[in-house]
Molecule: transfer RNA
Organism: bacterium
RNA sequence: GCGCGCGUAGCUCAGCUGGUAGAGCGCCCGCCUGAUACGCGGAAGGUCCUAGGUUCGAUCCCUAGCGCGCGCA
Numbered sequence: 001g002c003g004c005g006c007g008u009a010g011c012u013c014a015g016c017u018g019g020u021a022g023a024g025c026g027c028c029c030g031c032c033u034g035a036u037a038c039g040c041g042g043a044a045g046g047u048c049c050u051a052g053g054u055u056c057g058a059u060c061c062c063u064a065g066c067g068c069g070c071g072c073a
């Protein structure tokens, strides 16, 4: 330099052919216990990497960037 993949909650990741975002773990609160742990219930938490474009509507499609990884030179 060229090609491919990835970027979504604090972490690991889902999100089916576009219709307004979720799980597990963690954190917090409560129940349980003499207390802790385990277990159970609940709540909080996200400019969906950035900027444009298409569309009534974009995490999803298109373009350009940024970051990370892999492959070929």
Base pairs, nucleotide, nucleotide: 001072002071003070004069005068006067007066010025011024012023013022019056028042029041030040031039049065050064051063052062053061